[in-house]
RNA sequence: AUGUUAUCAAGAAAGGUGGAGGGAAUAGACCCAUUGAAGCCUUAGCAACCCUUUGUGCUCUGAACAAAGAAGGUGCUAAAUUCUAUCUCGAUGAUUUUCGAGACAGAUAACGA
Numbered sequence: 001a002u003g004u005u006a007u008c009a010a011g012a013a014a015g016g017u018g019g020a021g022g023g024a025a026u027a028g029a030c031c032c033a034u035u036g037a038a039g040c041c042u043u044a045g046c047a048a049c050c051c052u053u054u055g056u057g058c059u060c061u062g063a064a065c066a067a068a069g070a071a072g073g074u075g076c077u078a079a080a081u082u083c084u085a086u087c088u089c090g091a092u093g094a095u096u097u098u099c100g101a102g103a104c105a106g107a108u109a110a111c112g113a
Base pairs, nucleotide, nucleotide: 003111004110005109006108007107008106013043014042015041016040017039021032022031023030026085027084028083029082044077045076046075049073050072051069052068053067054066055065056064058062081105086103087102088101089100090099091098
């Protein structure tokens, strides 16, 4: 790398550097950007996956659940996993329309190898 499981609601930004792109990937739409994009650095913050503390009961020592927390490991800090293009299902409708849900794909964490 591939894989398994969980989540994809909400939340949170300033400065420096840089100098034209960016919003995951292909195409299009839409949006952001010289009133300064990406990247990098610093500081701050958000969240609570891992984690910390306490409690509960149990098949009792190590997992489950509940509450509180934030020292540490990650992650994140425009709108939104944005929409359309592939497939499935439901409703609608009638010539392939419209709406919704999901799959696929992607992101993050933990685990495993």
SAM riboswitch aptamer (S box leader) from a Bacteroidota bacterium, 113 nucleotides, folded computationally.
Model confidence (mean pLDDT): 75 of 100.
Its Rfam family is "SAM riboswitch aptamer (S box leader)". Its family is annotated with regulation of gene expression in the Gene Ontology.
The sequence was found by an Rfam model in a public genome assembly.
Taxonomically the source falls in Bacteroidota (Bacteria, Pseudomonadati).